[in-house]
Context: one part of a larger RNA
């Protein structure tokens, strides 16, 4: 732009993927075969590779978490106390969300319908014979479905629910034309994140738990400062499962979602 002005939920024309390949064990040392060997078939267990999804569990990382600890500094500080900046996050142990594989669940399974080679059934041309001429059946990882996903610009624009489809004002005899306001609902802007490169999408904007802030919780780390006590001291022990504490969990209008403003379109038939 067009599909009849919107907002939800969907048919599925037609497209893309996926559809992979061992091992063992039962039948069974059976059939077979002198032996040696050793099956068709039916049925179960497990992988291998590919893929999706997920982070409960095992890990990893987690540069605005917690401790330890070296050097240093015309840093703070009344300080020899305690801190603060730097030195790959100084460096060492850990480590929440998050993200993530080696982690943890599923799929690549069964079935179904139409063939190919090739097997058949009845069966004439041709008193037989013949799967074929008529008519009919079996057969493959291979075709089409079954499954994933995308999908009405399928210009034959689809379906279903609901929602709007209202009004002034001037012109015209009317039909109808101009302008203006406004429906349904959308954007714009604002707080954002289960989304993101922008855009898009979600959630929300006081009729408000969207972010932040406070409050409390879960987890993390591991026993804070200051005091008192015991040792000559380095240090330890009490106070003390303490102090801190991001992203996560509930709560709570204290902040900040103000003020507002822009766009769009109401066609057509019938009936009365």
């Nucleotide at each position: 732009c067009g599909u009849u002005g919107a907002u939800a939920u969907u048919u599925g024309a037609g497209g893309a993927g996926a559809u992979u390949c061992g091992u063992c064990c039962c039948u069974a040392g059976u059939a077979c075969g002198a032996g040696a060997g050793g099956a068709c078939u039916g049925g179960g267990a497990u992988g291998a590779g590919g893929g999706a999804a997920u982070c409960c569990c095992u890990g990893g990382u987690g540069u605005g978490c917690c401790a330890g600890u070296u050097g240093u500094u015309u840093c703070u500080g009344a300080a020899u106390a305690a801190g603060a900046g730097c030195a790959u996050c100084g460096c060492u142990g850990g480590g929440u969300a998050g993200c993530u594989a080696g982690a943890u669940u599923c799929c690549c399974a069964a079935c179904c319908g139409a063939u190919a080679a090739c097997c058949g059934c009845u069966g004439a041309a041709a008193g037989c014979a013949u799967c074929u001429a008529a008519g009919u059946g079996g057969g493959a990882a291979g075709c089409g479905g079954c499954c994933u996903c995308c999908g009405a610009g399928a210009u034959a624009a689809g379906a279903u629910a609901u929602c709007g489809u209202u009004u002034c004002a001037g012109c015209g005899c009317a039909a109808g034309c101009u302008g203006g306001a406004u429906a349904a609902a959308a954007c714009c802007c604002c707080u954002u994140g289960u989304a993101g490169a922008c855009u898009a999408c979600g959630a929300g904007g006081u009729u408000g738990a969207u972010a932040g802030g406070c409050g409390g919780g879960c987890g993390g780390u591991g026993g804070a400062a200051g005091c008192a006590c015991u040792g000559u001291a380095a240090a330890g022990u009490g106070u003390u499962g303490a102090g801190c504490u991001u992203a996560c969990c509930c709560g709570u209008a204290c902040u900040a979602a103000u003020g507002g403003u822009u766009u769009u379109u109401a066609g057509a038939g019938u009936a009365g």
Large-subunit ribosomal RNA, domain VI from a Candidatus Levyibacteriota bacterium, 272 nucleotides, folded computationally. The coordinates come from a structure-prediction model, not an experiment, and the mean pLDDT is 84.